[in-house]
RNA sequence: AGCGAGGUAGAGCAGUCCGGUAGCUCGACUGGCUCAUAACCAGUAGGUCGCGCGUUCAAAUCGCGCCCUCGCUACCA
Numbered sequence: 001a002g003c004g005a006g007g008u009a010g011a012g013c014a015g016u017c018c019g020g021u022a023g024c025u026c027g028a029c030u031g032g033c034u035c036a037u038a039a040c041c042a043g044u045a046g047g048u049c050g051c052g053c054g055u056u057c058a059a060a061u062c063g064c065g066c067c068c069u070c071g072c073u074a075c076c077a
Base pairs, nucleotide, nucleotide: 001073002072003071004070005069006068007067010026011025012024013023020057028044029043030042031041032040050066051065052064053063054062
C1' cells in the first nucleotide's frame, strides 16, 4: 500500500441481505421470598447503533469519505 471481516446498553451478541416502534442473555439497581446470603420470582434504569456528509416522508440498515480492531497479501532490511 491492496483486499476481506468487524465497530449496536457496563460485558457478550442479534437486528443490516429486503429502510418503517432499537432487542436478547449476563451484569447493575429496586422490590418479593429467606433468620440471613446465594438461588429463584417481579420490575426499573442504562443507547449520539465508530465519526461526518448525502439520499429519503422515514436510515443501525442505502451511497460517499474518514477513524479504530482483527486477518490475509504485497513491500522493506
This is a predicted structure of a 77-nucleotide RNA (transfer RNA) from a Pseudomonadota bacterium. Its Rfam family is "tRNA". By type it is a transfer RNA. Lineage of the source: Bacteria > Pseudomonadati > Pseudomonadota.